Predicted 3D model of a 77-nucleotide RNA (transfer RNA) from a Planctomycetota bacterium. It was read from a public genome assembly. Its Rfam family is "tRNA". The family's RNA type in Rfam is transfer RNA. Model confidence (mean pLDDT): 82 of 100.
[in-house]
RNA sequence: GUACCUGUAGCUCAGGUGGUUAGAGCGCCUGACUGUGGAUCAGGAGGCCGAGGGUUCAAGUCCCUCCAGGUACCCCA
Numbered sequence: 001g002u003a004c005c006u007g008u009a010g011c012u013c014a015g016g017u018g019g020u021u022a023g024a025g026c027g028c029c030u031g032a033c034u035g036u037g038g039a040u041c042a043g044g045a046g047g048c049c050g051a052g053g054g055u056u057c058a059a060g061u062c063c064c065u066c067c068a069g070g071u072a073c074c075c076c077a
Base pairs, nucleotide, nucleotide: 001073002072003071004070005069006068007067010026011025012024013023019057028044029043030042031041032040050066051065052064053063054062
């Protein structure tokens, strides 16, 4: 450099063919229980989906350009 894959909550990941309010587990916070803690139970906070454009009535999902990470290949040394 070329091709492909990945990028969604603090972490690990889901999100058929675009369709009302984007979810789970762990973690975090609060409460219950307990002598305290852990475990358990109940509730809660936390994301504008890598960035920017485009298509559409409607985009996490489709298209384009970038950015970051990964894999394979090519060239030079």